[in-house]
């Protein structure tokens, strides 16, 4: 220099003008609604998918089971998890590092396609092989000898499969074979280590027990249900309901008659009571909180102290605009570097990712920009 591989930390800075949302035992105007000024605060690391934990609030529920769902290596963290840490086993890389639904196949039951001779208490296509026996042919012709085969022996060689009934060598054989040995695997069983998951040695046994549980299944352990449109309080107009009064109420019209409408059994009209609704208030934002310091602890994380208040409305504010800087692109410039490609200067445009809070947290994931380090295999120079 390349190539990887991991981790943190930020998420354009400042400052001027205008503006927007909330608050205030801050002020002025004001009966009041409310207006002006002052001073705090005002997105995100993912606020985002709403995938899993949790608070909270109503509902349901005596206890316990069955169905049904999650989750599955060991300790540990934590309010709690499917998240984190920390280590075991396993796998993938030359390494850094990453990756695993990583309980049970000697409880049952299912299924292993296609290819193959044979796919679970298998199985002989090629292949090997005549030691017995058994069948053919020769010699011989008393038991034999010799040679060929397979309706016999073998599973070592080769094919086949994702998988072929332990591997490699060595001995053995007619040729083979855990037939027999030695290693390596497996099984059991002892010790020792480690809180465990494992992990080491030794001894026995020739080896049984194929795979597949993101397949029924079994086994452990969690699990009620819907979600701030939950939920609570006040609470109108108008129409229903309950109760007391009740013979009268209203309308035209200055007033009076008088005329009209309702009504006295089906009760007009006052009053008072209740339930909903419209509309308001709490819920709502001070928390499993932040920072910070000082101990524990490899770490996740957790104790003690000190400081801080950090958005809370609703279809719903966090915004524009100038300026300087910084970055990033892109065009141009140059009497710098440089063989060159490019790199520096200066000038001009244009940018500044991804994405918006809605009851709160805690994790995942998923989106996205450029900085800084740790580490590792490679080549180069000294």
């Nucleotide at each position: 220099g390349g190539a990887g591989u991991u981790g943190g930390a930020c998420g354009g800075a400042c400052g001027g003008c205008c503006g927007c949302g909330g608050c205030g035992c801050g002020g002025g105007c004001g009966c009041a609604c409310g207006c002006c000024c002052c001073g705090c605060c005002g997105a995100g690391g993912a606020a985002a998918g709403u995938c899993c934990g949790a608070g909270c609030a109503c509902c349901g529920c005596a206890g316990g089971g069955c169905a049904g769902g999650a989750u599955g290596c060991u300790g540990g963290g934590u309010a709690a998890c499917g998240c984190c840490c920390a280590g075991u086993g396993g796998g993938a890389g030359c390494g850094a590092u990453c990756c695993c639904a990583a309980g049970g196949a000697a409880a049952g039951u299912g299924c292993c396609a296609c290819a193959g001779a044979g796919a679970a208490c298998a199985g002989a296509c090629c292949g090997c092989c005549c030691a017995a026996g058994c069948c053919c042919c020769g010699c011989a012709g008393c038991c034999g000898c010799g040679g060929g085969g397979a309706c016999g022996g073998c599973a070592a060689g080769g094919g086949u499969g994702a998988a072929a009934c332990g591997g490699u060598g060595g001995g053995g054989u007619a040729a083979g074979a855990g037939c027999c040995c030695a290693c390596c695997g497996c099984c059991u069983c002892u010790c020792c280590g480690g809180c465990g998951a494992c992990g080491g040695a030794g001894a026995g046994g020739g080896c049984a027990c194929g795979g597949u549980a993101a397949a029924c299944c079994c086994c452990a352990u969690c699990c009620g249900g819907u979600g701030c449109a939950a939920g609570a309080c006040c609470a109108a107009a108008u129409a229903g309901g309950g109760g007391a009064g009740g013979a009268g109420a209203g309308g035209c019209g200055g007033c009076c008659c008088g005329c009209c409408u309702c009504g006295u059994u089906c009760g007009a009209c006052u009053c008072c009571c209740g339930g909903g609704u419209a509309g308001g208030u709490c819920g709502c934002u001070a928390g499993a909180g932040g920072c910070c310091g000082c101990g524990g602890g490899c770490a996740a994380c957790c104790g003690c102290g000190a400081c801080c208040c950090c958005a809370g409305a609703g279809a719903a504010a966090u915004g524009g605009u100038c300026g300087u800087c910084a970055c990033c692109g892109g065009c141009g410039u140059u009497u710098c570097c440089g063989g060159a490609a490019g790199g520096g200067u200066c000038g001009c445009c244009g940018g500044u990712a991804c994405a918006g809070a809605a009851c709160u947290c805690g994790g995942c994931u998923u989106a996205c920009g450029g900085c800084c380090g740790g580490c590792u295999c490679c080549g180069g120079c000294u």